Model confidence (mean pLDDT): 81 of 100.
Transfer RNA from a bacterium, 84 nucleotides, folded computationally.
Rfam family: tRNA. Gene Ontology term of the family: triplet codon-amino acid adaptor activity.
It was read from a public genome assembly.
[in-house]
RNA sequence: GCCGCGGUGGCGGAAUUGGUAGACGCGCUGGCUUCAGGAGUCAGUGAGCGAGAGCUCUUGGGAGUUCGACUCUCCCCCGCGGCA
Numbered sequence: 001g002c003c004g005c006g007g008u009g010g011c012g013g014a015a016u017u018g019g020u021a022g023a024c025g026c027g028c029u030g031g032c033u034u035c036a037g038g039a040g041u042c043a044g045u046g047a048g049c050g051a052g053a054g055c056u057c058u059u060g061g062g063a064g065u066u067c068g069a070c071u072c073u074c075c076c077c078c079g080c081g082g083c084a
Base pairs, nucleotide, nucleotide: 001083002082003081004080005079006078007077010026011025012024019067027045028044029043030042031041032040046057047056048055049054060076061075062074063073064072
């Protein structure tokens, strides 16, 4: 340099004929239980704003197509593998 695959909450990891983003697990927070902890169990858990109802933002970065993009197209960044 060329080719292929990948980048999604704090972490792992789902969601693809384009149609509610974040299932599930871990972790974390609170309750119960315990002398205390662990284990177990119940509830909650992307971010920001708000008293609340709710609103806004968010799939590596930027642009494009579309009524609608994690998904399709282009450019760039990063990682892994292959070829030279």